[in-house]
RNA sequence: GCCGAUGUAGUUUAGCCCGGCCAGAACACCAUGCUCAUAACGUGGGAGUCGUGAGUUCAAAUCUCACCAUCGGCA
Numbered sequence: 001g002c003c004g005a006u007g008u009a010g011u012u013u014a015g016c017c018c019g020g021c022c023a024g025a026a027c028a029c030c031a032u033g034c035u036c037a038u039a040a041c042g043u044g045g046g047a048g049u050c051g052u053g054a055g056u057u058c059a060a061a062u063c064u065c066a067c068c069a070u071c072g073g074c075a
Base pairs, nucleotide, nucleotide: 001074002073003072004071005070006069007068010027011026012025013024020058029045030044031043032042033041051067052066053065054064055063
């Protein structure tokens, strides 16, 4: 230098191919119920501008382009 994969909440991830309601879940965290107390269990809550920017569109996590990061391959 070229090619490919991945990037979504603190962590692990679903959704992306085929655009459409408020981006969903688990663990963790906070509060609370239960308990003598802790754990477990139940209930409730906060946390995401979907790697960055631009484009297309009525509408983009999803399509297009560029760039960044990580990993792998070729040279």

The RNA shown here (transfer RNA) has 75 nucleotides and comes from a Candidatus Aenigmatarchaeota archaeon. Its Rfam family is "tRNA". About the family: Transfer RNA (tRNA) molecules are approximately 80 nucleotides in length. The organism belongs to Candidatus Aenigmatarchaeota, within Archaea. Model confidence (mean pLDDT): 83 of 100.